Annotation:
Two RNAs folded together computationally: RNase P RNA and transfer RNA, 408 nucleotides in total. Its mean pLDDT, the model's own confidence on a scale to 100, is 77. Rfam match: Bacterial RNase P class A. By type it is a ribozyme.
RNA sequence: AGUUGGCUGGGCGGUCGCUGUUUUUAUAGAUAGAGGAAAGUCCGGGCUCCAUGGGCAGGAUGCCAGGUAACACCUGGGAGGCGUGAGCCUACGGAAAGUGCAACAGAGAACAAACUGCCAGUAAUCUUUACUGGUAAAGGUGAAAAGGUGUGGUAAGAGCACACCGCACAAUUGGUAACAUUUGUGGCUAGGCAAACCCCAUCCGGAGCAAGACCAAAUAGGGGAGCAAUUUAAAUGAAGCCCACAUAAAGUUCCCGGGUAGGUUGCUAGAGAGGGGUGGCGACACUCUUCCCAGAUGAAUGACUGCACGAGACAGAACCCGGCUUAUAGGCCAACU
RNA sequence: GCGAGAUAGCUCAGGCGGUCAGAGCGUCGGAUUCAUAACCCGGAGGUCGAGAGUUCGAGUCUCUCUCUCGC
Numbered sequence: 001a002g003u004u005g006g007c008u009g010g011g012c013g014g015u016c017g018c019u020g021u022u023u024u025u026a027u028a029g030a031u032a033g034a035g036g037a038a039a040g041u042c043c044g045g046g047c048u049c050c051a052u053g054g055g056c057a058g059g060a061u062g063c064c065a066g067g068u069a070a071c072a073c074c075u076g077g078g079a080g081g082c083g084u085g086a087g088c089c090u091a092c093g094g095a096a097a098g099u100g101c102a103a104c105a106g107a108g109a110a111c112a113a114a115c116u117g118c119c120a121g122u123a124a125u126c127u128u129u130a131c132u133g134g135u136a137a138a139g140g141u142g143a144a145a146a147g148g149u150g151u152g153g154u155a156a157g158a159g160c161a162c163a164c165c166g167c168a169c170a171a172u173u174g175g176u177a178a179c180a181u182u183u184g185u186g187g188c189u190a191g192g193c194a195a196a197c198c199c200c201a202u203c204c205g206g207a208g209c210a211a212g213a214c215c216a217a218a219u220a221g222g223g224g225a226g227c228a229a230u231u232u233a234a235a236u237g238a239a240g241c242c243c244a245c246a247u248a249a250a251g252u253u254c255c256c257g258g259g260u261a262g263g264u265u266g267c268u269a270g271a272g273a274g275g276g277g278u279g280g281c282g283a284c285a286c287u288c289u290u291c292c293c294a295g296a297u298g299a300a301u302g303a304c305u306g307c308a309c310g311a312g313a314c315a316g317a318a319c320c321c322g323g324c325u326u327a328u329a330g331g332c333c334a335a336c337u
Numbered sequence: 338g339c340g341a342g343a344u345a346g347c348u349c350a351g352g353c354g355g356u357c358a359g360a361g362c363g364u365c366g367g368a369u370u371c372a373u374a375a376c377c378c379g380g381a382g383g384u385c386g387a388g389a390g391u392u393c394g395a396g397u398c399u400c401u402c403u404c405u406c407g408c
Base pairs, nucleotide, nucleotide: 001337002336003335004334005333006332007331008330011307012306013305014304015303016302018033019032020031021030022029023028035314039325040324042323043322044321045320046319047208048207049206050205052244053243054242055241056240058204059203060202061201062200063077064076065075066074067073078092079090080089081088082087093199094198098197099196100193101192115139116138117135118134119133120132121131122130123129124128147165148164149163150162151161152160166188167186168185169184170183171182173180174179212265213264214263215262222256223255224254225253226252227251230250231249235247236246237245272291273290274289275288276287277286278285279284309312338408339407340406341405342404343403346362347361348360349359355393364380365379366378367377386402387401388400389399390398
């Protein structure tokens, strides 16, 4: 000068308040009181309701193996790229299933193509020009021009042949695998784009704590549960569509309030936190021990002040967890270049 | 908790990736008129909210962020 990982992110007091719990007849007292991101709402789950099942549509993921309740997360490895290096980054399946796209330039943009050039032939006005044919070595255009370099070869050229490299296929060896090494064959066939449609594999039901449950002023008139059974058409349900299925209507038995305002609950003991041990490279798993650590609903966590310093960043819970992303002054630790 | 959007001073197209930066109103200049308005002709004005990525190429496709609006 950098790289990677981790920790902290104001301290000690005084006075007055606020929210929860708890003691107390009352007064009053005791105790707890935001974060690493509480944020964005980008993923994955728990929980709750939708009576139930199947299909379609739709969505997500995408090298390999593992972890996890699950994941688009994490760990380890492979391949490719960047960096002198420590290290970092990667939406990294399929272009020989099909469809499509490539502006401008350029002769030609995908079953290739002859503008200049090179070579051969023919004709003519014969140091040259025109026509016909061969040719992808050279020039030029472009983001991209149909393997690259060299030698031989040829009229000139050409994987036409050979060597090396690349590619494809097959086999061997190592590895759970991705993949890598080695050998042989082919003679280049099969260019790019799938964050274009699409194909393949795997996974996904929808809505959300304003979910839902209970109590219950007011208003309306019925509501709920069970049983039996017939007919047809239509309707209803799930909140994308279709089908199945169920329900409703008229019978019968039983029960009764209804559910707007408001209140209670859901609500925080949990995939929980700290410490130790064992297994594993690791993510993590198993196990022992200790602890309880916000729960509001006009919604608390604040105001004033004293001391010292390095003068304190981003920022405030609202059902709960696991991640990702973004914001973050300053300070500290470890390993490495 | 859920959804939609951002393009010229204003209101909006373009969404199928390419010379595609467009319309109306407004503004500026000219012409017309005795003068003004209207009509007519011409011009200027844009980092397509910001930053990355995919691609030869991004207003358009993907991701992250910012802001606004609605339920």